[in-house]
RNA sequence: CUUAUAAAGAAAGGCGGAGGGAAUAGAUCCGUUGAUGCCUUAGCAACCUGACGAUUUUGGAGUCAAGGUGCUACAUUCUACCUUUUAUCAGGAAAGAUAAG
Numbered sequence: 001c002u003u004a005u006a007a008a009g010a011a012a013g014g015c016g017g018a019g020g021g022a023a024u025a026g027a028u029c030c031g032u033u034g035a036u037g038c039c040u041u042a043g044c045a046a047c048c049u050g051a052c053g054a055u056u057u058u059g060g061a062g063u064c065a066a067g068g069u070g071c072u073a074c075a076u077u078c079u080a081c082c083u084u085u086u087a088u089c090a091g092g093a094a095a096g097a098u099a100a101g
Base pairs, nucleotide, nucleotide: 001101002100003099004098005097011041012040013039014038015037019030020029021028024080025079026078027077042072043071044070047068048067049066050064051063052062076095081092082091083090
């Protein structure tokens, strides 16, 4: 850079000690009853690899979860830009995240 995906799902322990939920602003939520983070174990999922493979034509629905990642508060926490709308709702974009190339 390209393509795809996202309101589903899945937590305990240890370390540590103040802010944290990507960035800016607002809202909101989490946090000394110890959050965010790091480590261990466990789990979730099924993007890639691998194994099996219905059907019917030679391609593969689907199953497993062994390997590579990822993930395990809140919709990617919500809004911001565009369309629509009296307004909300809704749809899309942008940005970011993850996977594969």
The prediction has a mean pLDDT of 80. Predicted 3D model of a 101-nucleotide RNA (SAM riboswitch aptamer (S box leader)) from uncultured Sphingobacterium sp. The source organism's lineage runs through Bacteria, Pseudomonadati, Bacteroidota, Sphingobacteriales and Sphingobacterium.